[in-house]
Molecule: transfer RNA
Organism: Patescibacteria group bacterium
RNA sequence: GCCCAGGUGGUGGAAUUGGUAGACACGCCGGCCUUAGGAGCCGGUGCCGCGAGGCGUGAGAGUUCGAGUCUCUCCUUGGGCA
Numbered sequence: 001g002c003c004c005a006g007g008u009g010g011u012g013g014a015a016u017u018g019g020u021a022g023a024c025a026c027g028c029c030g031g032c033c034u035u036a037g038g039a040g041c042c043g044g045u046g047c048c049g050c051g052a053g054g055c056g057u058g059a060g061a062g063u064u065c066g067a068g069u070c071u072c073u074c075c076u077u078g079g080g081c082a
């Protein structure tokens, strides 16, 4: 230099054909239970806002009524070729 694959909450990891982003698990918070804890069970858990609502998928642009998903450029991680 060229080619391929990936980047999504605090962590791992889903999201089908472009149509409710974060299912599920872990972690964390609150409660029940316990003398106390662990385990177990129940509820909650992206960000901003009192609220209505707004924002959020590595960064920026484009296509579209609508983009995590398609297109382009760049950044970055891993692999392959020379």
Stems, first nucleotide, its partner, number of pairs: 001081007010026003019065001027045006046055003058074005